[in-house]
RNA sequence: AGAUAAUCGGGCGAUCGCGACAGCUGAUAAUGCUAUCGAGGAAAGUCCGGGCUCCAUAGGGCAAAUCGCCAGGUAACACCUGGGCGUCGCUACUCGUUCAUGAGCAAGCGGUGACGGACAGUGCCACAGAAAAUAAACCGCCGCUAUUUCUAGCCGGCAAGGGUGAAAAGGUGAGGUAAGAGCUCACCGCGCAGGUAGUAAUACUUGCGGCAUGGUAAACCCUGGUUGGAGCAAGGCCAAAUAGGCGGCGAGGGAUGGCCCAUCUCGAUAAAGACGCCGCGGGUAGGCCGCUAGAGCGUAUGAGCGAUCAUGCGCCGAGAGAAAUGAUCGUCCGAACAAAACAUUGUUCGACAGAACCCGGCUUAUAGAUUAUCU
Numbered sequence: 001a002g003a004u005a006a007u008c009g010g011g012c013g014a015u016c017g018c019g020a021c022a023g024c025u026g027a028u029a030a031u032g033c034u035a036u037c038g039a040g041g042a043a044a045g046u047c048c049g050g051g052c053u054c055c056a057u058a059g060g061g062c063a064a065a066u067c068g069c070c071a072g073g074u075a076a077c078a079c080c081u082g083g084g085c086g087u088c089g090c091u092a093c094u095c096g097u098u099c100a101u102g103a104g105c106a107a108g109c110g111g112u113g114a115c116g117g118a119c120a121g122u123g124c125c126a127c128a129g130a131a132a133a134u135a136a137a138c139c140g141c142c143g144c145u146a147u148u149u150c151u152a153g154c155c156g157g158c159a160a161g162g163g164u165g166a167a168a169a170g171g172u173g174a175g176g177u178a179a180g181a182g183c184u185c186a187c188c189g190c191g192c193a194g195g196u197a198g199u200a201a202u203a204c205u206u207g208c209g210g211c212a213u214g215g216u217a218a219a220c221c222c223u224g225g226u227u228g229g230a231g232c233a234a235g236g237c238c239a240a241a242u243a244g245g246c247g248g249c250g251a252g253g254g255a256u257g258g259c260c261c262a263u264c265u266c267g268a269u270a271a272a273g274a275c276g277c278c279g280c281g282g283g284u285a286g287g288c289c290g291c292u293a294g295a296g297c298g299u300a301u302g303a304g305c306g307a308u309c310a311u312g313c314g315c316c317g318a319g320a321g322a323a324a325u326g327a328u329c330g331u332c333c334g335a336a337c338a339a340a341a342c343a344u345u346g347u348u349c350g351a352c353a354g355a356a357c358c359c360g361g362c363u364u365a366u367a368g369a370u371u372a373u374c375u
Base pairs, nucleotide, nucleotide: 001375002374003373004372005371006370007369008368010332011331012330013329014328015327016326018038019037020036022034023033024032040352044363045362047361048360049359050358051357052231053230054229055228057262059261060260061259062258064227065226066225067224068223069083070082071081072080073079084115085113086112087111088110089109090108091107093104094103095102116222117221121220122219123216124215125214138162139161140158141157142156143155144153145152146151170188171187172186173185174184175183189211190209191208192207193206194205195204196203197202235289236288237287238286245280246279247278248277249276250275252266253265254264255263296315297314298313299312300311301310302309303308333350334349335348336347337346338345339344
């Protein structure tokens, strides 16, 4: 200096002003006085999960949505914690080359993963390239013929070398071959069958087998789990007013997303008409509750790697209602600049930003200060 995490993010006093609650005065009113309290870490986004409220099935199924390694935490979650595997980087190590870099990698540390399935099926892989998955010959290597040679031709063999590409019919090495190829062998990889450790994901290991049809599901899809709906403009009470209005359609309607089944309920058979839909017309939109004592906060002990849990003790920290929580002055603190000079003076600045039923997360914005860890 940088990165990550946590905390704070203005303090104190005076004057004036606003809101809530309590007390006093007052006529149970108004007014006034006193004391206490009054916007966040994200109140933002509305991306998730719930509490709470209502709905006659919150029954079954389809569809739809969402999640996807394992084990825990939690009221719950797409959140959090720990572990596994993959991948990237650094340190260290090994090998090679050579004086500057490459390859590998058991281990350590840090970051990160939209982490079930590609042999159920379908689709896609541009351009380049000979060829992109029922995928193959451009250069090239070998053989034959001609030729002193260079080279040319034809047929045959090859896919080891080179090229193209994000990716090209396992990888490295050795043998073998006309030249090559898992053709053969060793090791690795892959498949099958076991064993050991672990709750598990997985890791290690034994044996057998020359064994390959790549990638992509953040494409459709398959598969496992979860999900009743609507939402504080939910919902409840009081008061008031009007026209419990008029017309039309239907034998079915309704039970809080869509469809089907089951169940329940209201209704129809002639009139009236339950319920629903369409059209015309009239009244009201006022007050109170919901509305803040909680899956709450702090602290101590114990259990746990941890998230967290249990117990004891203590605390009560906005409830506005078109929307209060402010303004001024002084001082302290922090930062920057300037001057002066021995610790002073002056000026400027102090981020992002404003509760609306509540809570647990995630994401985004954030001047500066302090602490811890790492480089």